Record summary
The RNA shown here (transfer RNA) has 74 nucleotides and comes from an Acidimicrobiales bacterium. Its mean pLDDT, the model's own confidence on a scale to 100, is 81. It matches the Rfam family "tRNA". The family's RNA type in Rfam is transfer RNA. RNAcentral holds the sequence, with entries from ENA and MGnify. The source organism's lineage runs through Bacteria, Bacillati, Actinomycetota, Acidimicrobiia and Acidimicrobiales. RNAcentral records the identical sequence in 3 taxa.

RNA sequence: CGGGCUAUGGCGUAGUUUGGUAACGCGCUGCACUGGGGGUGCAGAGAUCGUAGGUUCAAAUCCUGCUAGCCCGA
Numbered sequence: 001c002g003g004g005c006u007a008u009g010g011c012g013u014a015g016u017u018u019g020g021u022a023a024c025g026c027g028c029u030g031c032a033c034u035g036g037g038g039g040u041g042c043a044g045a046g047a048u049c050g051u052a053g054g055u056u057c058a059a060a061u062c063c064u065g066c067u068a069g070c071c072c073g074a
Stems, first nucleotide, its partner, number of pairs: 001073007010026004020057001028044006050066005
């Protein structure tokens, strides 16, 4: 320098194929059961999807640039 893959709550992932209310597990908070801890049940908070633009009625999803990590080639 060229090509490919990845980036989504605190953590690990799904969702992209087919654009239409961002989901699941663990964790966290409150309440109930328990003498307490643990455990179980119920409820709740938390991500505008790496970043900047574009297309569209509507973008995590499609297009382009950039950033970071990984892999391959030179």